Description: RNAcentral holds the sequence, with entries from MGnify. c-di-AMP riboswitch aptamer (ydaO/yuaA leader) from uncultured Baekduia sp., 144 nucleotides, folded computationally. The source organism's lineage runs through Bacteria, Bacillati, Thermoleophilia, Baekduiaceae and Baekduia. Its mean pLDDT, the model's own confidence on a scale to 100, is 79.
[in-house]
């Protein structure tokens, strides 16, 4: 200097002095999650849920660990998990910002909560990280 992301600003005070550091508190702004009535759902080991764009289907291949069915057995089928391809849908891309359309080109991971949460006024808690790099390109409006 720019990008993903909510993850930034600003006051007080203490660090020998200075400090755009670093700690202790306060406030602002953004961003989540809990909670009524109404209203919706009644579907709870086939647990459920939360955060994020990161989810849904379809086939094929494996899988007997598990659970249901056939079955004298051997063994077969379905489910549930893993992997691969395709679709459908979401999210990101340079320089003033913002939306809307084409287009190219990349993402779709990961963590939490701990038997339990629908919506949800009022109250009520929480988070202010983290990671990349010269990033696509065209058009119309509308802001400053």
């Nucleotide at each position: 200097u720019g990008c993903c992301g909510a993850g930034u600003c600003g006051c007080u005070u203490g660090g020998a002095g200075g400090a755009u550091c670093c700690g202790a508190g306060c406030g602002a702004a953004c961003g989540g999650g809990g909670g009524a009535c109404c209203c919706a759902c009644u579907u709870u080991u086939u647990g459920g849920g939360g955060c994020u764009a990161a989810u849904c289907g379809c086939a094929g291949u494996c899988c007997c660990a598990g659970c249901c069915g056939c079955c004298c057995a051997u063994g077969c089928g379905g489910c549930c998990g893993a992997c691969u391809g395709c679709g459908a849908c979401g999210c990101g891309c340079u320089g003033c910002u913002c939306u809307u359309u084409c287009u190219g080109c990349g993402c779709g991971a990961g963590c939490c909560c701990g038997a339990c949460a629908g919506c949800u006024a009022a109250c009520c808690c929480c988070g202010u990280a983290g990671g990349c790099a010269c990033u696509g390109g065209a058009a119309a409006g509308a802001g400053a």